SAH (S-adenosyl-L-homocysteine) riboswitch aptamer from Actinoallomurus soli, 79 nucleotides, folded computationally. The source organism's lineage runs through Bacteria, Actinomycetota, Actinomycetes, Thermomonosporaceae and Actinoallomurus. The sequence was found by an Rfam model in a public genome assembly. It matches the Rfam family "SAH (S-adenosyl-L-homocysteine) riboswitch aptamer". Rfam 15.1 lists 1,354 matches to the family in 1,132 species.
């Protein structure tokens, strides 16, 4: 670094739908057509894989994003 597991990022309705996913068509593709789809991001912890000679010590933070409408919620301000 990748790659999995579990956790968070207040909470819900509806709408279109790229991507992957399944199914159809295609000798096989490609490419079409039906389906589903707006946490696919980040972040935190713990696995695994790499990579690190070893001991000690130090350090302790927790956010910022998510297509359009619209709701309820919570914090502060104004009226």
């Nucleotide at each position: 670094c990748c790659g999995g597991c579990c956790g968070a990022g207040a909470g819900g309705c509806g709408c279109u739908g790229c991507a992957a996913c399944g199914g159809g068509u295609u000798u096989c593709a490609c490419g079409c057509c039906c389906g589903c789809c707006a946490c696919g991001c980040u972040c935190g912890g713990c696995c695994g894989c790499c990579a690190g000679c070893g001991a000690u010590g130090u350090u302790c933070a927790c956010a910022a994003g998510g297509g359009c409408g619209c709701c309820u919620c919570c914090c502060a301000g104004c009226a």